[in-house]
Notes: Predicted 3D model of a 684-nucleotide part of an RNA (large-subunit ribosomal RNA, domain II) from a Saprospiraceae bacterium. The coordinates come from a structure-prediction model, not an experiment, and the mean pLDDT is 82. NCBI's taxonomy places the organism under Bacteria, Pseudomonadati, Bacteroidota, Saprospiria, Saprospiraceae. It matches the Rfam family "Bacterial large subunit ribosomal RNA". Gene Ontology terms of the family: ribosome and structural constituent of ribosome.

Context: one part of a larger RNA
RNA sequence: GCCUACGAGUUAUUCCUCACUGGCAGCUUAAGUUCUUCAGGAACGGAAGCAAAGCGAAAGCGAGUCUUAACAGGGCGCAUAAGUCAGUGGGGAUAGACGCGAAACCGAGUGAUCUAUCCAUGGGCAGGUUGAAGUUCCGAUAAUCUCGGAAUGGAGGACCGAACUGGUAAGUGUUGAAAAACUUUCGGAUGACCUGUGGAUAGGGGUGAAAGGCCAAUCAAACUCGGAGAUAGCUCGUACUCCCCGAAAUGCAUUUAGGUGCAGCGUUGUGUAAUGUUGUGUCGGAGGUAAAGCUACUAACAAGGCUAGGGGGUUUCAACGCCUACCAACCCUUAAUAAACUCUGAAUGCCGGCACGGAGUAACAGCAGUGAGCCACGGGGUGCGAAGGUCACGUGGCGAGAGGGGAACAACCCAGACCAACAGCUAAGGUCCCCAAGUUAAAGUUAAGUUGCGUAUAACGAGGUGGGAAUGCAUUGACAGCUAGGAUGUUUGCUUGGAAGCAGCAAUUCAUUUAAAGAGUGCGUAACAGCUCACUAGUCGAGCGUUCCUGCGCGGAAAAUAAACGGGCAUCAAACUUUACACCGAAGCUUUGGAAUAUGAAAAUAUUGGUAGGGGAGCAUUCUAAUUGUCGUUGAAGCGGUAUGGCGAUGUGCCGUGGAGGUAUUAGAAAAGCAAAUGUAGGC
Repeated sequence: GCCUACGAGUUAUUCCUCACUGGCAGCUUAAGUUCUUCAGGAACGGAAGCAAAGCGAAAGCGAGUCUUAACAGGGCGCAUAAGUCAGUGGGGAUAGACGCGAAACCGAGUGAUCUAUCCAUGGGCAGGUUGAAGUUCCGAUAAUCUCGGAAUGGAGGACCGAACUGGUAAGUGUUGAAAAACUUUCGGAUGACCUGUGGAUAGGGGUGAAAGGCCAAUCAAACUCGGAGAUAGCUCGUACUCCCCGAAAUGCAUUUAGGUGCAGCGUUGUGUAAUGUUGUGUCGGAGGUAAAGCUACUAACAAGGCUAGGGGGUUUCAACGCCUACCAACCCUUAAUAAACUCUGAAUGCCGGCACGGAGUAACAGCAGUGAGCCACGGGGUGCGAAGGUCACGUGGCGAGAGGGGAACAACCCAGACCAACAGCUAAGGUCCCCAAGUUAAAGUUAAGUUGCGUAUAACGAGGUGGGAAUGCAUUGACAGCUAGGAUGUUUGCUUGGAAGCAGCAAUUCAUUUAAAGAGUGCGUAACAGCUCACUAGUCGAGCGUUCCUGCGCGGAAAAUAAACGGGCAUCAAACUUUACACCGAAGCUUUGGAAUAUGAAAAUAUUGGUAGGGGAGCAUUCUAAUUGUCGUUGAAGCGGUAUGGCGAUGUGCCGUGGAGGUAUUAGAAAAGCAAAUGUAGGC
């Protein structure tokens, strides 16, 4: 992992509530007693209970009563009339209460053969090294003090190092040889040493040179059994079929936020008979959003003008004045902002009346689920006009929605799947091949494989190329090229070491000769020189410049395996723009046949995606009763195969195997259906 078996809403109750069925109309017996086929019952038994009247805390009063001074008002009742007993089912309560699952808590016991510490009594420590005290002798000395030396001696939580004990470092091992080891290495090794045997301390307790360590591979409270099916607002699982309807992820509250209560939204039943529902049209309303506007307010605010006020200057100080490229109110011109501005002011939406059309609904009762939502688009708040962000709205969708398209892709585009068909038409999207359908037609553009999905591309740069507009020059010869000239006063003046067209400053940058030629456009020199340009002539022979708008392209353009047209590939296209006609294309629509549901007398019409969930109808399994049913050694159940009925759960026939029981109909009762629970057991 698979197969087989087992495996989860049960049972109880003088309980509560609702629906249906039945009895009675007030209902009903309980214990008990009697009878009986002794097993199911029958009869008796009216105690109690529920109902028939309520109100009040109560006394109490009573279709009323309470409050109150009240004959007021108000509250709860009556008027507005059905219960009760039993059965079945839905839901609740109390019980383990659908099943499995804690970590824990408490009680009573069992453990110190592991290990911690202690007690008693035993055992063990190769070999080598060092050489304390003491003692003796000798020497020094006045000395018996004291000092020195030698010998002797054999101390030490002394030294080196086996056994022993430990466990430092690395490697191996890591489904191991081993639930802690092995190899090499290393610490202690006469001591606070190691060790045998026997004994002591016990679970909120022990023991601890203290690590929350250890107390039998278990320790921030051991193990065993019990309370016990502890509790689990948590996770997982929860078993046959078909049919009808079909949600929510919101509001308020909550020691509440992943739970729950009430409401909202679903479903089923009762039930009313006219508007509580919706669409379109029309009529009538409320409103201050979008937009717009502001000499219409509040607030903000750019430039100019005019001109109060102020600053500065001037007038020897001052006054009167005057000036001002300073600041600046009001006013004027132009420009112009606002969620908490409005002189204005839509569209939608909202409310109401009427008309038309189609559907359905209010209320009450039973049963729920939901109370984590998410995405897209639109207008907003927040954030960075960040987020697959967050918050509140509107619409649509996913959730609970299959099908076609988008390469793949809950939400995007198209479109809502009752079933069948080897029928047709379309939507989105497509029509070279993969791949159904145009290598379709017409006119352009692009040369970048741009492009041929999107996120996703910018400022800026450029004789890429197409279209349009304006303007200038040009056969009296333009533009580009080539040939020739490009001079003189003069090295203008100043400055400077120098400044000669060309460091810099100044200037009436002037004048002359000219076809033309700057007191000089750029290179160059220390300064000159030299090259060149402007400008002119000749040659050539038809278009050449400048500016603006616009289409499609280019650069700008960097990410981690090779990878962002789906691929092949495609260049007057299979790209892009514009136009036209065909075709393909879905579970859409149509056609043909069939099934079911709702309404309805029928004809017929409409409907039939669906999670949580509500409702309805069935299939199968085991046992029981009745039918004194029926099948079976001329072959039951079970198993294998095959045919066939039913929308389906499943039923039936036949053949084989098997070898003794099985089963129909109508009812009843359940240990009544498995794919999942890291489910349990067995097998493979």